Notes
A computed fold for a 73-nucleotide RNA from a Bacteroidota bacterium, annotated as transfer RNA. The RNAcentral record of the sequence draws on ENA.
RNA sequence: ACGACGGAAGCUCAAUUGGCAGAGCAACGGUCUCCAAAACCGAAGGUUGGGGGUUCGAAUCCCUCUCGUCGUG
Numbered sequence: 001a002c003g004a005c006g007g008a009a010g011c012u013c014a015a016u017u018g019g020c021a022g023a024g025c026a027a028c029g030g031u032c033u034c035c036a037a038a039a040c041c042g043a044a045g046g047u048u049g050g051g052g053g054u055u056c057g058a059a060u061c062c063c064u065c066u067c068g069u070c071g072u073g
Base pairs, nucleotide, nucleotide: 001072002071003070004069005068006067007066010025011024012023013022019056028042029041030040031039049065050064051063052062053061
């Protein structure tokens, strides 16, 4: 330099081929307990890497930039 894949909640990852952004774990609050752990319940947490475009509507499609992994030279 070129090519492929990836970047989504604090972490690990879904989102059925464009239509309300979710789960588990962690942290937080509560029940229980002498206290804690475990268990159970609850609430919170997101500019979907940045910018632009297409569309009534974009995590999803297109362009560009950026970061990471792998490959080719």